Predicted 3D model of an 85-nucleotide RNA (SAH (S-adenosyl-L-homocysteine) riboswitch aptamer) from Coralloluteibacterium stylophorae.
RNA sequence: UCCGCCGAGGGGCGCUGCAUGCCACCGCGACCGCGGCCGGCUCAGGCUCGGCGGGAUCAUCCGUUUCCAACGGCGCCCGCGACGA
Numbered sequence: 001u002c003c004g005c006c007g008a009g010g011g012g013c014g015c016u017g018c019a020u021g022c023c024a025c026c027g028c029g030a031c032c033g034c035g036g037c038c039g040g041c042u043c044a045g046g047c048u049c050g051g052c053g054g055g056a057u058c059a060u061c062c063g064u065u066u067c068c069a070a071c072g073g074c075g076c077c078c079g080c081g082a083c084g085a
């Protein structure tokens, strides 16, 4: 750093819909599939932090101290905490 899984970031309902996914359509094709198109359906944890497993690449002296996060469209509601009336 990439992929997969898990956890956390308090929760619920509604709306819109980008990406992803699925379907449809078009082209190619050994009819597995690939590309295009953006019509339909789904869709507001897809992000960050941490854990585990696997891969890639690079680096490679050791120690101490401190901290325990920042975010997530619109509307409404619940929960938790603080302050004020």
Stems, first nucleotide, its partner, number of pairs: 001055009010078006018046001021041003025036004045071001
It matches the Rfam family "SAH (S-adenosyl-L-homocysteine) riboswitch aptamer". For this family Rfam cites "Riboswitches that sense S-adenosylhomocysteine and activate genes involved in coenzyme recycling" (Wang et al., Mol Cell, 2008). The RNAcentral record of the sequence draws on Rfam. Its mean pLDDT, the model's own confidence on a scale to 100, is 79.